The prediction has a mean pLDDT of 87. The part of an RNA shown here (large-subunit ribosomal RNA, domain VI) has 265 nucleotides and comes from a metagenome.

Context: one part of a larger RNA
RNA sequence: CGCAGGAAACUUGAGGGGUUCAAUCCCCAGUACGAGAGGACCGGGAUUGACGUACCUAUGGUGUGGCAGUUGUUCCAUCAGGGGCAGCGCUGCGUAGCCAAGUACGGAAGAGAUAAGCGCUGAAAGCAUCUAAGUGCCAAGCUCAUCCCAAGAUGAGGUUUCCCACUCCUCGUGAGUGUAAGACCCCCGGUAGACUACCGGGUUGAUAGGCCAGGAGUGUAAGUGUGGUAACACAUUCAGCUGACUGGUACUAAUCGGUCGAGGG
Numbered sequence: 001c002g003c004a005g006g007a008a009a010c011u012u013g014a015g016g017g018g019u020u021c022a023a024u025c026c027c028c029a030g031u032a033c034g035a036g037a038g039g040a041c042c043g044g045g046a047u048u049g050a051c052g053u054a055c056c057u058a059u060g061g062u063g064u065g066g067c068a069g070u071u072g073u074u075c076c077a078u079c080a081g082g083g084g085c086a087g088c089g090c091u092g093c094g095u096a097g098c099c100a101a102g103u104a105c106g107g108a109a110g111a112g113a114u115a116a117g118c119g120c121u122g123a124a125a126g127c128a129u130c131u132a133a134g135u136g137c138c139a140a141g142c143u144c145a146u147c148c149c150a151a152g153a154u155g156a157g158g159u160u161u162c163c164c165a166c167u168c169c170u171c172g173u174g175a176g177u178g179u180a181a182g183a184c185c186c187c188c189g190g191u192a193g194a195c196u197a198c199c200g201g202g203u204u205g206a207u208a209g210g211c212c213a214g215g216a217g218u219g220u221a222a223g224u225g226u227g228g229u230a231a232c233a234c235a236u237u238c239a240g241c242u243g244a245c246u247g248g249u250a251c252u253a254a255u256c257g258g259u260c261g262a263g264g265g
Base pairs, nucleotide, nucleotide: 001152005163006162007161008160009159010158011157015149016148017147018146021049022048023047024046025045026044027043033038051106052105053104054103055102059100060099061098062097066093067092068091069090070089071086072085073084074083075082076081110144111143112142117137118136119135120134164264166176167175168174169172182260183259184258185257186202187201188200189199190198207253208252209251210249211248212247213246214245216242217241218240223236224235225234226233227232
């Protein structure tokens, strides 16, 4: 921009894409078969591998603005306690998120038409012949089925709901102002993300931050007291501190505003 008014939501599916894997064990059955050795078809059941998709409850990895320990140095005058730098200084743990080695699920079942092949009936050709007329079976393959995308499918589909019939003239598929439903700009953000888009919210508000409470992590802060010559230990104290998680609360910021948007051959 189009989809013969303008919108919002939900859809149909032309068409396109993905998948389609394999093995082992058990039963049938040591049966059929076979002198024996060996050893089934058909059918049923149970596992596993590789591959794929999704996810993070548990198992774990990471977790550079969490907690603790610790070395050197510098600064806060000094002690104590801390800040900076040294690959996050090094080390031990670790929430959310992300992730796999982890968890869950998938390739199941079925239908149609067939290939090679196997047939039935059956002439040409009194026989024979699956084929010439007719007709049956049959593959991981084909078409469906299954999962995803999908009306720019210009053949532009469907359903429901909302908004209404303004002004001007040369009266046309004309032009135009302000609006309606609605949308956008702008702002606070994230289940989204390179940007854009998408999604949530914008005071009639819990969208983000802060604060409060909880969860979770770390592991018993500082100060003081006691004991010890001291290093240190113990008590106060399962303390203190705490990023992303959960809930609450308008304290802060989403203020105020602006723009677009029908008149229907």

Record summary
Rfam family: Bacterial large subunit ribosomal RNA. The RNAcentral record of the full RNA draws on SILVA.